Annotation:
This is a predicted structure of a 74-nucleotide RNA (transfer RNA) from a Candidatus Woesearchaeota archaeon. The source organism's lineage runs through Archaea, Nanobdellati and Candidatus Woesearchaeota. Model confidence (mean pLDDT): 83 of 100. The sequence is in RNAcentral, with records from ENA. It matches the Rfam family "tRNA". The family's RNA type in Rfam is transfer RNA.

RNA sequence: GCCUCAGUAACUCAGCCUGGUAGAGUGCGAGUCUCAUGAGCUCGACGCCGCCGGUUCAAAUCCGGUCUGAGGCA
Numbered sequence: 001g002c003c004u005c006a007g008u009a010a011c012u013c014a015g016c017c018u019g020g021u022a023g024a025g026u027g028c029g030a031g032u033c034u035c036a037u038g039a040g041c042u043c044g045a046c047g048c049c050g051c052c053g054g055u056u057c058a059a060a061u062c063c064g065g066u067c068u069g070a071g072g073c074a
Base pairs, nucleotide, nucleotide: 001073002072003071004070005069006068007067010026011025012024013023020057028044029043030042031041032040050066051065052064053063054062
């Protein structure tokens, strides 16, 4: 230098191909239960989807650029 993959909640990840109200588990807070703690059960808060631009009525998703990380080729 070129190619591929990844970047989404505090953490681990799905969703992207095929555009249409952003989700799960863990964690955190509250309630319930218990003598108490834990487990179980119920509820809640948490994101403008790495960044910039384009296309579109509408973009996490499609297109271009760019940053970071991992792997490969030379």